[in-house]
Context: one part of a larger RNA
RNA sequence: GUCAGCGAGUCAUUAAUAGUAGCAAGGUUAAGGCAUAUACAGCCGGAGCCGUAGCGAAAGCGAGUCUGAAUAGGGCGACGAGUUGCUAUUAAUGGACCCGAAGCGGGAUGAGCUAGGCAUGAGCAGGAUGAAGGGUAGGGAGACCUACCUGGAGGUCCGAACCAGUAGGAGCUGCAAGUCCUUUGGAUGACUUGUGCCUAGGAGUGAAAAGCUCAUCGAAUUCCGUGAUAGCUGGUUCUCUCCGAAAUAACUUUAGGGUUAGCGUGUAUUGAUGAUCUCAUAGAGGUAGAGCUCUUGUAGGGCUAGGGGUGUCGAGAGGCAUUACCAAACCCUGUUAAACUUCGAAUGCUAUGAGGAAAAAUAUGCAGUUAGACUACGGGAGCUAAGUUUCGUGGUCAAAAGGGUAACAGCCCAGAUUUCCGACUAAGGUCCCUAAAUUAUAGCUAAGUGGAAAAGGAUGUGUACCUGCUUAGACAUCCAGGAGGUUUGCUCAGAAGCAGCAAUCCUUUAAAGAAAGCGUAACAGCUCACUGGACAAGCGGGUAUGCGCCGAAGAUGUAACGGGGCUAAGCUAUAUACCGACGUCGAAAGCCUCUCAUUUUAUGAGAGUGCGGUAGGAGAGUGUUCUUAAUUGGGAUGAAGCUACACCGGAAGGUGUGGUGGACUAUUGAGAAGUAAAAAUGCUGAC
Numbered sequence: 001g002u003c004a005g006c007g008a009g010u011c012a013u014u015a016a017u018a019g020u021a022g023c024a025a026g027g028u029u030a031a032g033g034c035a036u037a038u039a040c041a042g043c044c045g046g047a048g049c050c051g052u053a054g055c056g057a058a059a060g061c062g063a064g065u066c067u068g069a070a071u072a073g074g075g076c077g078a079c080g081a082g083u084u085g086c087u088a089u090u091a092a093u094g095g096a097c098c099c100g101a102a103g104c105g106g107g108a109u110g111a112g113c114u115a116g117g118c119a120u121g122a123g124c125a126g127g128a129u130g131a132a133g134g135g136u137a138g139g140g141a142g143a144c145c146u147a148c149c150u151g152g153a154g155g156u157c158c159g160a161a162c163c164a165g166u167a168g169g170a171g172c173u174g175c176a177a178g179u180c181c182u183u184u185g186g187a188u189g190a191c192u193u194g195u196g197c198c199u200a201g202g203a204g205u206g207a208a209a210a211g212c213u214c215a216u217c218g219a220a221u222u223c224c225g226u227g228a229u230a231g232c233u234g235g236u237u238c239u240c241u242c243c244g245a246a247a248u249a250a251c252u253u254u255a256g257g258g259u260u261a262g263c264g265u266g267u268a269u270u271g272a273u274g275a276u277c278u279c280a281u282a283g284a285g286g287u288a289g290a291g292c293u294c295u296u297g298u299a300g301g302g303c304u305a306g307g308g309g310u311g312u313c314g315a316g317a318g319g320c321a322u323u324a325c326c327a328a329a330c331c332c333u334g335u336u337a338a339a340c341u342u343c344g345a346a347u348g349c350u351a352u353g354a355g356g357a358a359a360a361a362u363a364u365g366c367a368g369u370u371a372g373a374c375u376a377c378g379g380g381a382g383c384u385a386a387g388u389u390u391c392g393u394g395g396u397c398a399a400a401a402g403g404g405u406a407a408c409a410g411c412c413c414a415g416a417u418u419u420c421c422g423a424c425u426a427a428g429g430u431c432c433c434u435a436a437a438u439u440a441u442a443g444c445u446a447a448g449u450g451g452a453a454a455a456g457g458a459u460g461u462g463u464a465c466c467u468g469c470u471u472a473g474a475c476a477u478c479c480a481g482g483a484g485g486u487u488u489g490c491u492c493a494g495a496a497g498c499a500g501c502a503a504u505c506c507u508u509u510a511a512a513g514a515a516a517g518c519g520u521a522a523c524a525g526c527u528c529a530c531u532g533g534a535c536a537a538g539c540g541g542g543u544a545u546g547c548g549c550c551g552a553a554g555a556u557g558u559a560a561c562g563g564g565g566c567u568a569a570g571c572u573a574u575a576u577a578c579c580g581a582c583g584u585c586g587a588a589a590g591c592c593u594c595u596c597a598u599u600u601u602a603u604g605a606g607a608g609u610g611c612g613g614u615a616g617g618a619g620a621g622u623g624u625u626c627u628u629a630a631u632u633g634g635g636a637u638g639a640a641g642c643u644a645c646a647c648c649g650g651a652a653g654g655u656g657u658g659g660u661g662g663a664c665u666a667u668u669g670a671g672a673a674g675u676a677a678a679a680a681u682g683c684u685g686a687c
Stems, first nucleotide, its partner, number of pairs: 001687006011094013026050003032044003054061002064076004097235002100232001104225006115199009124189001126158003129154001133150007162186003167182004201217001203213003238621006248261005262369002264366007277355007289343001290341002295337001297335006306326002308323006372397010402413003417589004422585003428579003431564003437576001439575006450566001456550002460547010477534005483507003488502003513528001516527003590611002592608007622676001624673007632666003641660008
């Protein structure tokens, strides 16, 4: 992992609601007992409980009573239905749907592992060093010193056994739940070790690491309390039918849990009076927008207090005059605002009336939900960042399949009861992949733009408009001129149109700057502006807008149209046809709800803008085991089980025949449950 078996809302008591049955102003027995003897049975037993009357704190009064001075007003009552069983659902209390902690407490068991201790034993190859002490000799006045020999000390040295475990490697379903190889530390000691004994669970022992106390230690192991508790995770077993949510508010030692409300469902009642929608009428309001009256901010100008500066008078205080300064208030023009408003919508909201339509309200049983997601619009936070966060309004998903978007919960279209080589459409499409136009008309694009992107840049190109010049000849091109005073003045080594400063005139002219650029050391030289001629008909500048261009660099491989490929098979506008969905229509069928008929409780007819569905509510069924009744059945001429095939039913399921098997078992009615498995890292077994 597979297969098989096992595996989870139970039972008791009390209460509530609904259904049902008995009796009914009453209903009912409990413990216990009697007879009988196994029956969900019968008879006693009225103690008690509920109901039949309430009000008041109470005395108490009583269809009333309390408050009160009250005969007022007000509060709570009265004008009759209960009660006892059974069934279903739910709640509470219990292990309470099942499995699951880490833990807490109590009693025991452990020092055969390991820690420390006590007693008694054992072990340590070989080599090195050479303390004290002793001896001999020498020296010295002596104390004492020196040399040699001897001696054999030491938590001494090197290194086996032994003990340890430094570094690297191997091993890592191992040889091994700590090993192996190489290397390494100690190796006469605070050494190692055998045997016996002692100390223990909030306790021991510890050269101290919270180490060790039998592969278990920040509190051992084992049994019991114990089914501890788990607002947490996982799992929770047959079918069909009807309806169908929520992810919000308030409060919460509350935030992944709850309680109440909201939203779902079942039942009963009311029932065109209410919901919703549309229309009409009447309202309240200060948003969008707009505006600047107020408040806040703000640009320019004017006017004018005040301040600053300057001049002058004065010994000073200060006076007078003036201004390229600053500037309140005021005036004009232009503006800003969530916490501004002289104004002011649309929607929405409230009320009344009408319409069509089918819901709505009230009471009550049972819930689930209180992690929401994206999208469009209106805001806040953030960076007018986020597949961000937080509100409001709508949608979809959640709980929704189908078609489109290449693929793609939340986008677009559209809501699947079932069947159908039928028809029409939606979004979206119609060259091929691929169903349907190589459709029509008029334009645009040349960039493969289409088929990713900004500031910015550009004689790309289409359209509309404004404006200048132009047969008195424009624009472009070619030919010619482009002069004189003058080298203007200053400056300067020089400065002559062209380093710089100032000035920028006059003359001759068709025209020509005291020069727009290059150039020279300075001149020179070459162009330009400006003018004439040649040519000959359009040539410049600008604004708005359509479609394009550049800007444009990424990581496995084209890879920024789904692909092929396309110059339309791209874009804009218009038009017609077609394709296209589980939509709609058509042809059949089933179910649900309502209405009306029958006949007697099931049929028939009709209607439905009824039949997607998670949590969840409600209804109807299937199957398993056992009990009971049927004076019901089957079975060695073969039961159950297993198996193959066939048939029946809308499903759970059922029936028949054959094979196998070898002794039980079915149908109908009623009853009782250890009543249905694919999941729980489920449990047991097999493979």
Record summary
This is a predicted structure of a 687-nucleotide part of an RNA (large-subunit ribosomal RNA, domain II) from a bacterium. The coordinates come from a structure-prediction model, not an experiment, and the mean pLDDT is 84. RNAcentral holds the full RNA, with entries from ENA.